[in-house]
Context: one part of a larger RNA
């Protein structure tokens, strides 16, 4: 800045490499060349190195989650505990992530080296002396994107001492080490519970039945009930719980002058 505040803007000045390269069709078997070979300009497609963003697909992970199994312990069964700081094993949603998907143009301007007009000094010549045209992936614009602290410290539009606008508190997260940003605060979908949607996993416990065996008791284990049971970071819906209850800042001070004022510097 800046002695009030809110939003949106200007854009001085800055960052970037946001690029690089190869290679293919088409020009074309053409220009060239006795032939043998054999090209550009330009479009147009890809590939790669690189850079920045994403998770629809494929994959990694996914100590959330579901199964499956061993040894032991509690237990009659169910169920569970330890076995790594998951006992091992086979599957995974989100989220993060590559191996996965996107994006990263054109043209303008001035010049370098050089290429050249016109032209003299020097009646000729000469791209240069005046003066004019061209000319690089480099230079300045474009392109992304930071940027009123730019001190010559900006502007616009609105509200405001009849209280703008902000902080604290609280409920949360498109954010995020702390501070901060951002979304709500009952005139309310901000969290949570709660149905529904979409998804993991793979058919729960009881029961009925068959079960090799057994005199029988029993009995691993199979089938049915049952796409079961079990869980969810997602998404909708619904005020049912919880955002209560409230506090605070906030547009000032101070000093001169004489004109003593709703006022000037």
């Nucleotide at each position: 800045u800046g002695a009030g505040g809110u939003a949106c803007c200007u854009g001085a000045c800055g960052u970037g490499a946001a690029c690089g390269a190869a290679c293919g069709u088409a020009u074309a078997g053409u220009a060239c060349g006795a032939g043998a070979g054999g090209a550009a300009c330009u479009a147009c497609g890809u590939u790669u190195g690189g850079u920045c963003g994403c998770c629809a697909c494929u994959g990694g992970u996914g100590u959330a989650u579901c199964g499956g199994u061993u040894g032991u312990c509690c237990g009659g069964a169910a169920g569970g505990g330890c076995a790594g700081a998951u006992g091992c094993c086979g599957a995974g949603u989100a989220g993060c992530c590559a191996c996965g998907c996107g994006a990263c143009a054109c043209g303008g301007g001035g010049u370098a080296a050089g290429a050249g007009c016109u032209g003299a000094a020097c009646g000729c010549a000469u791209c240069u002396a005046a003066g004019c045209u061209c000319g690089a992936a480099a230079c300045c614009c474009a392109c992304a994107u930071g940027g009123a602290a730019a001190a010559g410290a900006g502007g616009u539009a609105c509200c405001a001492c009849a209280g703008a606008g902000g902080u604290c508190a609280c409920u949360c997260g498109u954010a995020g080490a702390a501070g901060a940003c951002g979304a709500g605060u009952u005139c309310g979908a901000u969290a949570g519970a709660c149905u529904c949607g979409g998804g993991g996993u793979g058919u729960a416990c009881g029961c009925a039945c068959c079960g090799a065996g057994g005199c029988a008791a029993c009995g691993a284990g199979g089938u049915g009930u049952u796409a079961a049971g079990c869980c969810c970071a997602c998404g909708a819906g619904c005020a049912c719980u919880a955002a209560c209850a409230g506090a605070c800042c906030g547009a000032g001070c101070c000093a001169c002058a004489u004109u003593c004022a709703u006022u000037g510097g």
Predicted 3D model of a 265-nucleotide part of an RNA (large-subunit ribosomal RNA, domain VI) from uncultured Halorubrum sp. The sequence was found in a public genome assembly. The source organism's lineage runs through Archaea, Methanobacteriati, Methanobacteriota, Halobacteriales and Halorubrum.